[in-house]
Context: one part of a larger RNA
RNA sequence: AGUGAACGCUGGCGGCGUGCUUAACACAUGCAAGUCGAACGAGAACGGGUUAUAGCUUGCUAUAAUUGUCAGCUAAGUGGCGCACGGGUGAGUAAUGUAUAGGUAAUAUGCCUCUUACUAAGGGAUAACAAUUGGAAACGAUUGCUAAUACCUUAUACUCCUUAUUAACCUAAGUUAAUAAGGGAAAGAUUUAUUGGUAAGAGAUUAGCCUGUAUUGUAUCAGUUAGUUGGUGGGGUAAUGGCCUACCAAGACUAUGACACAUAACUGGUUUGAGAGGAUGAUCAGUCACACUGGGACUGAGACACGGCCCAGACUCCUACGGGAGGCAGCAGUGGGGGAUAUUGCGCAAUGGGGGCAACCCUGACGCAGCAACGCCGCGUGAAGGAUGAAGGUUUUCGGAUUGUAAACUUCUUUUAUUAAGGACGAAAAAUGACGGUACUUAAUGAAUAAGCUCCGGCUAACUACGUGCCAGCAGCCGCGGUAAUACGUAGGGAGCAAGCGUUGUCC
Numbered sequence: 001a002g003u004g005a006a007c008g009c010u011g012g013c014g015g016c017g018u019g020c021u022u023a024a025c026a027c028a029u030g031c032a033a034g035u036c037g038a039a040c041g042a043g044a045a046c047g048g049g050u051u052a053u054a055g056c057u058u059g060c061u062a063u064a065a066u067u068g069u070c071a072g073c074u075a076a077g078u079g080g081c082g083c084a085c086g087g088g089u090g091a092g093u094a095a096u097g098u099a100u101a102g103g104u105a106a107u108a109u110g111c112c113u114c115u116u117a118c119u120a121a122g123g124g125a126u127a128a129c130a131a132u133u134g135g136a137a138a139c140g141a142u143u144g145c146u147a148a149u150a151c152c153u154u155a156u157a158c159u160c161c162u163u164a165u166u167a168a169c170c171u172a173a174g175u176u177a178a179u180a181a182g183g184g185a186a187a188g189a190u191u192u193a194u195u196g197g198u199a200a201g202a203g204a205u206u207a208g209c210c211u212g213u214a215u216u217g218u219a220u221c222a223g224u225u226a227g228u229u230g231g232u233g234g235g236g237u238a239a240u241g242g243c244c245u246a247c248c249a250a251g252a253c254u255a256u257g258a259c260a261c262a263u264a265a266c267u268g269g270u271u272u273g274a275g276a277g278g279a280u281g282a283u284c285a286g287u288c289a290c291a292c293u294g295g296g297a298c299u300g301a302g303a304c305a306c307g308g309c310c311c312a313g314a315c316u317c318c319u320a321c322g323g324g325a326g327g328c329a330g331c332a333g334u335g336g337g338g339g340a341u342a343u344u345g346c347g348c349a350a351u352g353g354g355g356g357c358a359a360c361c362c363u364g365a366c367g368c369a370g371c372a373a374c375g376c377c378g379c380g381u382g383a384a385g386g387a388u389g390a391a392g393g394u395u396u397u398c399g400g401a402u403u404g405u406a407a408a409c410u411u412c413u414u415u416u417a418u419u420a421a422g423g424a425c426g427a428a429a430a431a432u433g434a435c436g437g438u439a440c441u442u443a444a445u446g447a448a449u450a451a452g453c454u455c456c457g458g459c460u461a462a463c464u465a466c467g468u469g470c471c472a473g474c475a476g477c478c479g480c481g482g483u484a485a486u487a488c489g490u491a492g493g494g495a496g497c498a499a500g501c502g503u504u505g506u507c508c
Base pairs, nucleotide, nucleotide: 002506003505005504006503007502008501009500012379013378014377015376016375017374018372019371020337025335026334027333029332030331031330034081035080036079039078040077042074043073046072047070048067049066050065051064052063053062054061055060056059088290089289090288097215098214099213100212101211102210103209104208107207108206112203113202114201115200116199117198118197119196120154121153122152123151129144130143131142132141133140134139160183161182162181163180164179165178166177167176168175169174188195189194190193216262217261218260223253224252225251228250229249230248231247232246233245234244235243265287266286267285268284269280270279271278272277292313293312294311295310296309315326316325317324318323343369345368346367347366351365352363353362354361355360382412383411384410385409392403393402394401395400417445418444419443420442421441422440426435452497453496454495455494456493457478458477459476463492464491465490466489467488473480474479
């Protein structure tokens, strides 16, 4: 000098930030991922239409029935897209990580942009629903009906894929062109102007993989390794590769520290220092890993998936004992641990994201507000005059000295405070503001609402009195205290900092 700090005393305001560093301990409750009726059948609600009845204001109200061929709408259901983003945490990980520089002739890429071509012909189901039925529940079972941009078959498709041949170029496995054989698409919707679908190519974006270099401590860890190291064939992957497998060889790493153990997410940065260097990795940004513990795959462009699935385990809950349900390291919040860390708040108005043609819906991301002097910055607690140097206090050599222009008193000012009135920007052509009647402006009132903490032996700015008497106590170091203590306690005075001051922890 610094701090995500804590503790003691004290505490007026504002702006901007920050706020479980410990138990990756367990979690009540609410919310945190939905959306599309312009894909589809359907019609439980709401609204509308039609009919009937009643009332009367004679075109409206009420009730009942009916209607999905309603250019309203929609619970549940099929289907599409999203749920792999956003948000959290740092347990694991000393290299399958990170940082940096490259490679991919060894790769993929939904949505987006551009280009070219196509969008043809058919089919069988199934949920919803209905009936029957099992179960305490969770959840099912059987039979029957139905639709689609759901599913399946066929046609066509130079460029696409596989195989083979040839030529040119280039060589590191390749690239380009031609020929032959085989294989491979599609979906419609509506408000009729669009939009969607399929194939191929290009771009962009995002990701996978590989390589060089750097990346904590211990040698009281010296040898380690059988898929181990390499090759061939095969499998697998988007893709290289012992990634996996069969066979063959016996290799591979290591004092330039292998292997083992301990510790640890990494970086931009932060902090300190003149620098070199040291320490650190909260907030913000990038990457990685994880989601009760361990394992596994499915779907998908993308996951081996925080609020998905299956299995095992521990724990909690429900149960009719047969069986089921759950996962806050999302936002709040609770218990526990701890020296210690906040509201079960408001809003989608802005920014951003998902779905949708859109209107719009969702969004604890985000924007705001609340709590905390936790930090930084700013402001205030009044200004000028005022000597009989008042009273009181303290001290005294009893003369005085000091507190001290300090107060009183006089004259001002109104930052702030309180009251009243007005009142935004952020919001865009119209509409739309949580914050918020907030910021800000104006007027009025009245010095009115606002100062403490530590220290005073030296280091180190600041001294006297009383009490105590090696006691009580102080102390960062030196040290002080045993009867005149500037070092303990109290008082007066003084010094320093100031809405803070001091102590403790930790780092340079």
Record summary
This is a predicted structure of a 508-nucleotide part of an RNA (small-subunit ribosomal RNA, 5' domain) from an uncultured bacterium. The coordinates come from a structure-prediction model, not an experiment, and the mean pLDDT is 85. RNAcentral holds the full RNA, with entries from SILVA. Rfam family: Bacterial small subunit ribosomal RNA. Gene Ontology terms of the family: structural constituent of ribosome and ribosome.